[in-house]
RNA sequence: CACUGAUCAGGGCAAACCUGGCCGAAAGGCAGGCGCGCAAAGCUACCGGUCUAAAGCGCCCACCCGCGCCAGGACAGCGGAGCCGCCAGA
Numbered sequence: 001c002a003c004u005g006a007u008c009a010g011g012g013c014a015a016a017c018c019u020g021g022c023c024g025a026a027a028g029g030c031a032g033g034c035g036c037g038c039a040a041a042g043c044u045a046c047c048g049g050u051c052u053a054a055a056g057c058g059c060c061c062a063c064c065c066g067c068g069c070c071a072g073g074a075c076a077g078c079g080g081a082g083c084c085g086c087c088a089g090a
Stems, first nucleotide, its partner, number of pairs: 003089003012038002017033004022029002036077001042083003046080003049075003056069004
C1' cells in the first nucleotide's frame, strides 16, 4: 500500500417515533430526545433509481376547485462511481 472484517480496543453515526410559535408548496431538512440498525449509515447529486410538484404547460371550468405532465427541488440509511478514513489480521 492492497485485500479482508472472524476477532481486539477506542469509539463513531443515528431508523422509526416524540417535541418544535424552526425552514420549505411538498418531498424533505434543521434542533433536542430516543436507539432500528450500519465497517464507511464519513463526504460528493457524476450515472441510474425513488420521492415531491411550487412555478410552468395542457385539460375542465365564467371563475375557483380539480386532473394530467414536468425538476431547476429532495433522498448519500436504494444501487453504482469518486474522494478521505479508525482498529485489527482469522